[in-house]
Molecule: RNase P RNA; transfer RNA
Organism: Bryobacteraceae bacterium
RNA sequence: UUCGCCGGGCGGGCAGUCGCUCCCGAAAGGGAGAGGAAAGUCCGGUCUCCAUAGGGCAGCGUGCCGGCUAACGGCCGGGGGGACUCGCUCAAAGCGGGUUCUACGGAUAGUGCCACAGAAAACGUACCGCCUCGCCGGAUCCGGCGGGGUAAGGGUGAAAAGGUGCGGUAAGAGCGCACCGCGACGGGAGUAAUCCCGCUGGCAGGGCAAACCCCACGCGGAGCAAGACCAAAUAGGAGGGGAGGAGUGGCCCGCUCCGCUCGACUCUCGGGUAGGUCGCUUGAGCCGGGUAGCAAUGCCCGGUCUAGACGAAUGACUGCCACCCGCAAGGGCACAGAAACCGGCUUAUAGCCAGGUGGAUCCC
RNA sequence: GGACUGUUAGCUCAGAUGGUAGAGCGCUGGCUUGAAGAACCAGACAUGCGGAUUCGAGCGCCGCACAGUCCACCA
Numbered sequence: 001u002u003c004g005c006c007g008g009g010c011g012g013g014c015a016g017u018c019g020c021u022c023c024c025g026a027a028a029g030g031g032a033g034a035g036g037a038a039a040g041u042c043c044g045g046u047c048u049c050c051a052u053a054g055g056g057c058a059g060c061g062u063g064c065c066g067g068c069u070a071a072c073g074g075c076c077g078g079g080g081g082g083a084c085u086c087g088c089u090c091a092a093a094g095c096g097g098g099u100u101c102u103a104c105g106g107a108u109a110g111u112g113c114c115a116c117a118g119a120a121a122a123c124g125u126a127c128c129g130c131c132u133c134g135c136c137g138g139a140u141c142c143g144g145c146g147g148g149g150u151a152a153g154g155g156u157g158a159a160a161a162g163g164u165g166c167g168g169u170a171a172g173a174g175c176g177c178a179c180c181g182c183g184a185c186g187g188g189a190g191u192a193a194u195c196c197c198g199c200u201g202g203c204a205g206g207g208c209a210a211a212c213c214c215c216a217c218g219c220g221g222a223g224c225a226a227g228a229c230c231a232a233a234u235a236g237g238a239g240g241g242g243a244g245g246a247g248u249g250g251c252c253c254g255c256u257c258c259g260c261u262c263g264a265c266u267c268u269c270g271g272g273u274a275g276g277u278c279g280c281u282u283g284a285g286c287c288g289g290g291u292a293g294c295a296a297u298g299c300c301c302g303g304u305c306u307a308g309a310c311g312a313a314u315g316a317c318u319g320c321c322a323c324c325c326g327c328a329a330g331g332g333c334a335c336a337g338a339a340a341c342c343g344g345c346u347u348a349u350a351g352c353c354a355g356g357u358g359g360a361u362c363c364c
Numbered sequence: 365g366g367a368c369u370g371u372u373a374g375c376u377c378a379g380a381u382g383g384u385a386g387a388g389c390g391c392u393g394g395c396u397u398g399a400a401g402a403a404c405c406a407g408a409c410a411u412g413c414g415g416a417u418u419c420g421a422g423c424g425c426c427g428c429a430c431a432g433u434c435c436a437c438c439a
Base pairs, nucleotide, nucleotide: 001360002359003358004357005356006355008353009352010351012321013320014319015318016317017316018315020033021032022031023030024029035335039346040345042344043343044342045341046340047223048222049221050220059219060218061217062216063215064078065077066076067075068074079104080102081101082100083099084098085097086096087095088094105214106213110212111211112208113207114206127154128153129150130149131148132147133146134145135144136143137142138141162180163179164178165177166176167175181203182201183200185198186197187196188195189194227278228277229276230275237269238268239267240266241265245262246261247260248259249258250257271438272437273436285304286303287302288301289300290299291298292297323332324331325330365435366434367433368432369431370430371429374389375388376387377386383419391407392406393405394404412428413427414426415425
């Protein structure tokens, strides 16, 4: 210099004229006025109403460990695993470093599925092959039939019952041994996930839980068109449901059961209105400094108030500058726009800025 | 503003336990006819897009795009 990967920040500036919404003011006038995503509504909360003794079932969600937080499916740190790359090494294996990704509980609780192919897809099995025994035929060997052993090799498949090597054997096989992998036990480090060491077992274990399920934890429901108040208008109507409610009847009292009526409330249909006020913006707020912590984040001090509309304001024009295209005239300048409010995630985004890391190339 | 549903052939709809996706109408070609229609025979055409899980996704999971539905107050 260039090519990737990874996250972070900015998202045109200044001035003038005319408007719009809100606030202050008696008036003149003055002040404030879209975003990093205001978006999707995917999570979590504040707030409001309804429901609710407590607990459970069902349902939904989350899922390595620890921490942060109002909370979370978010964030930070750590562990395990994958990919790439560098170093050690002749090389491979292995070990170590760096970058990056990671929906990552349980498959020895149970059930289920694994098409086609294949002998066999999970109570292991045998197509070709290898070895062996018997009989028959040619007849040192080969071929055929029948029985047995085997899983090394071939073949099928996404996946084939530990892997590599040596020994062993008729041929083979954890059959034996070494290393690796795996399980049990013991010890150590760590809050834990997990890691390390020793010893032991010849090996018990196929894959799928973004299949049912099991385990642990969390969750009452609806949403500002929530909800509260004022005003106007109408047929204060009809039908259904209706309490651990009220009345009454079944001879009387108590209990139980049944019938009828009323019935707060609620659903559907029908009718009326299309107005105003509140909720509404001071809040897990923003800025600066200090401090604890690896960090997320917490704490302390100081400063500051920064849209609040509802036929829904935040705009239009002009000048100068910045950036891009063009010789110039001139043209362009992303994604997108609050709607009760916060914390996240995800998605869209022209151009610019600085950084981390790896490769290639050039110069010293 | 909020809540929810759907997307399969040109159109209307089925549907597959996660294992090569169908029907009716329509379209094309053939046969038949003087020509056309009808009938008969044959054929073409599709899981909205991207990603992850899985051997394998129309389906189960995540993220987008598009289309559609519902929710005011009063008595």